[in-house]
Context: one part of a larger RNA
RNA sequence: CUCUCGUUAAGGAACUCGGCAAAAUCACCCCGUAACUUCGGGAGAAGGGGUGCUCGGAAGGCCUUCGGGCCUUUUGAGCCGCAGUGAAAAGAUCCAAGCGACUGUUUACCAAAAACACAGGUUUCUGCUAAACCGCAAGGUGAUGUAUAGGGGCUGACACCUGCCCGGUGCUGGAAGGUUAAGAGGAGAGGUUAUCCCUUCGGGGAGAAGCUUUGAAUCGAAGCCCCAGUAAACGGCGGCCGUAACUAUAACGGUCCUAAGGUAGCGAAAUUCCUUGUCGGGUAAGUUCCGACCCGCACGAAAGGUGUAACGAUUUGGAUACUGUCUCAACGAGAGACCCG
Numbered sequence: 001c002u003c004u005c006g007u008u009a010a011g012g013a014a015c016u017c018g019g020c021a022a023a024a025u026c027a028c029c030c031c032g033u034a035a036c037u038u039c040g041g042g043a044g045a046a047g048g049g050g051u052g053c054u055c056g057g058a059a060g061g062c063c064u065u066c067g068g069g070c071c072u073u074u075u076g077a078g079c080c081g082c083a084g085u086g087a088a089a090a091g092a093u094c095c096a097a098g099c100g101a102c103u104g105u106u107u108a109c110c111a112a113a114a115a116c117a118c119a120g121g122u123u124u125c126u127g128c129u130a131a132a133c134c135g136c137a138a139g140g141u142g143a144u145g146u147a148u149a150g151g152g153g154c155u156g157a158c159a160c161c162u163g164c165c166c167g168g169u170g171c172u173g174g175a176a177g178g179u180u181a182a183g184a185g186g187a188g189a190g191g192u193u194a195u196c197c198c199u200u201c202g203g204g205g206a207g208a209a210g211c212u213u214u215g216a217a218u219c220g221a222a223g224c225c226c227c228a229g230u231a232a233a234c235g236g237c238g239g240c241c242g243u244a245a246c247u248a249u250a251a252c253g254g255u256c257c258u259a260a261g262g263u264a265g266c267g268a269a270a271u272u273c274c275u276u277g278u279c280g281g282g283u284a285a286g287u288u289c290c291g292a293c294c295c296g297c298a299c300g301a302a303a304g305g306u307g308u309a310a311c312g313a314u315u316u317g318g319a320u321a322c323u324g325u326c327u328c329a330a331c332g333a334g335a336g337a338c339c340c341g
Base pairs, nucleotide, nucleotide: 001336002335003334004333005332006331007330008329010327011326014325019322027051028050029049030048031047036041038157052079053078054077055076056075057074058073059072060071061070062069063068080084092320093319094318095317096316097315098314099312100311104116105115120155121154122153123152124151125150126149132141133140134139158307159306160305161304163237164236165235168234169233170230171229172228173227174226177225178224179223183219184218188214189213190212191211192210195206196205197204198203238256239255240254241253242252265299266296277293278292279291280290281289
């Protein structure tokens, strides 16, 4: 010097990103216990007191060889120590806020959480050979279930609520019209040539049937166009100008655009750039914290909004107690390192 422990004057978080670590609290009995609350809780809230040993009294119980012994409760007097759950083992607590209701689950081996799940809510599909899924199939799961059932999506206890937009995309329904495939259809056209015509005898022209190539009109479903519905479907939810008898502001008016222009509630927020916004509280002093304000760069209503008792190895701020975290370090013990052999 390193590790693991122990003790420490005065101070007591001044340490530090942060009380990290340590200290403190701790058992049992008695008293006592707030806000809030879903009336269950909160609660071991908080905060106090007691606990050893000796000798008496009383009550009850058990056993008894009837001599007595033991246990429990209660009451009184006394004794000793610094200290009586005399060692060990054995909650720190409170205030306020965010998030998530809760118990639970998770990154085996850097993340335990505000993430996942959840009961509850809602929507959609599915009538049974169900939908959905696995498989080439046979077959299987769903389910030896049957819409109070099963699958998928979103949200996430509870309370109060969940506004406007169907123009776009999707889904559902409709079928008049437009468009539209294979197929049906076979107008017409081409090739070939039995035959006929012309010929300068080289050839040229017409051309039935058959075979063959092609092929118009017309008929022809769903879909798409079209018409409706649907947002707890995907999603979206404006701009400019003026105006009140101080000023300022604008209940009000004008105008443009849109499918409709953000309602309630909340708001510098896990969201606020400017920003350490401004005001208040707490501190001697506070970029954090709490309460307000609203100018919301860029909250907002089941990608839910706002609250909320209880809960949390959760996050943030504050307080008491406590302490070697620190001012500022010291000493001691053990194990190493190190030295000598």